Background
The part of an RNA shown here (large-subunit ribosomal RNA, domain VI) has 252 nucleotides and comes from a Bacteroidota bacterium. Taxonomically the source falls in Bacteroidota (Bacteria, Pseudomonadati).

[in-house]
Context: one part of a larger RNA
Formats: sequence, structure tokens, C1' cells
RNA sequence: CGUUAGAAAUUUGAGAGGAGCUGACUCUAGUACGAGAGGACCGAGUCGGACGAACCGCUGGUGUACCUGUUGUUGUGCCAACGGCAUCGCAGGGUAGCUACGUUCGGAUGAGAUAAGUGCUGAAAGCAUCUAAGUACGAAACUCGCCUCAAGAUGAGAUUUCUUUUAAGGGUCGUUAAAGACGAUGACGUUGAUAGGCUGCAGAUGUAAAAUCAGAGAUGGUUGUAGUCGAGCAGUACUAAUUACCCGUAGA
Repeated sequence: CGUUAGAAAUUUGAGAGGAGCUGACUCUAGUACGAGAGGACCGAGUCGGACGAACCGCUGGUGUACCUGUUGUUGUGCCAACGGCAUCGCAGGGUAGCUACGUUCGGAUGAGAUAAGUGCUGAAAGCAUCUAAGUACGAAACUCGCCUCAAGAUGAGAUUUCUUUUAAGGGUCGUUAAAGACGAUGACGUUGAUAGGCUGCAGAUGUAAAAUCAGAGAUGGUUGUAGUCGAGCAGUACUAAUUACCCGUAGA
């Protein structure tokens, strides 16, 4: 821009893509078969491998704005307590998120029409013959079925609702995240929990500083499951989402 008024939702599916794998063991059964050696079809069950998708409750990884220990040096006048730099200085842990080595699930069942093949009936050709007329089966292949996209499918589909006069609706703007390069998408904008803050909880670290006690001291004990804490879960208008503006409004 189109889809022939403009919108908001919900859809049909022409068409396109994905998936399609496979092993072992047990039972049937040491049965059928076979002199024996050996040894099934069909069917049922269990456990896997590779591949794929989703997810983070578990097990792990990461987690450079979380906690702790510690070395050297430097700074806050000094002690103590802290800060800077040294690969995040090094080291031990670790929330959210993201993840696999973790967890769950998937390939199917089935239908149709067939291939090679197997038939039934059956003539030409008094027989025979699956074929000539007719008719029944038959494969991971084909068409569906399963999953995803899909009306620019210009053949532009359908349904519901709204508004038709300063409208319905949309956008700018702001707070933003489960979204994200930017657009876009989603949530919210005081009739408000959208983000931050605060409070509580979960969770992490591991018992802060100060004071006091013991010890010559390093250090240890008590106060004390202490102090601190990024992303998590709730609550709470304290802060910021103010005011407002723009588009849209008719075809035949």
C1' cells in the first nucleotide's frame, strides 16, 4: 500500500515445513519344524541407544554488582575498622537467570488407494489360467492422520462485536519485562502494584562491628543462627508512571 466505511477479537485451511530410526532381553517355547545339530513365524512385556522438543522441582555447571577467608602494596592522621590496585589479586561457597552431565515427553495406533507379490471367480481356448469383464488382499514408499506456520490464498475467505460523527479505535509520552540489536511484542499508567524504595518471607554466606572476659601474645570465648545480602515470592502508594497532544471520521 492492497484486501472497497473504519476498527477490535476469534477463526477456516489452499499451501508449506517438521517428525518418521533402531537394538537387546524375557514370555509364548526349547514349542512348530528337524534323525540330530539346531531352532522359529505370529503375538505380548521389560530395559535401552542415537536423534529431537520442552523445562529447571532434583543432580551438577556458570553466576566479574551476594557472603566469607587471605597475600602484597597504597590511602582514609595513627590503633581498630574500612576503601583502591594486583586476571574478579588469589581462594571457599552461592540466589535469580541461562544451562546439561539433569528431568519429562516424542517417533505411534489407525484409514484410503497401491507396488512387487498372493489369490477368488472366469472365458478367449468345452481343459487350464490371478485377467481379458468382474473381484479380495498386499510395504518404512504415496494421500490423510500427529506437530508447527499459514488469507499478499491479489482467488486477499469466514464469524462475533463496536462506531458511524468530532466516533470506535490506534499512536505519541511515561513506569517497564516473561519481550528485545533497533523497530516490534507483552504488562501497567492514580478507578494504579508497572518499576524503584521500604517491610516481611524464601534463599546465600557462616557467627559482623562495638563492648567485655581469658591469655605475655598470636588468638579464643560471650553478647549471638550474628551481621550482611543482585536478580526470587508477597505486602505496602513513600518515589516515578503528570498535564496533554496527534492520527482516525466514507465508499459506491

The RNAcentral record of the full RNA draws on ENA. The coordinates come from a structure-prediction model, not an experiment, and the mean pLDDT is 87.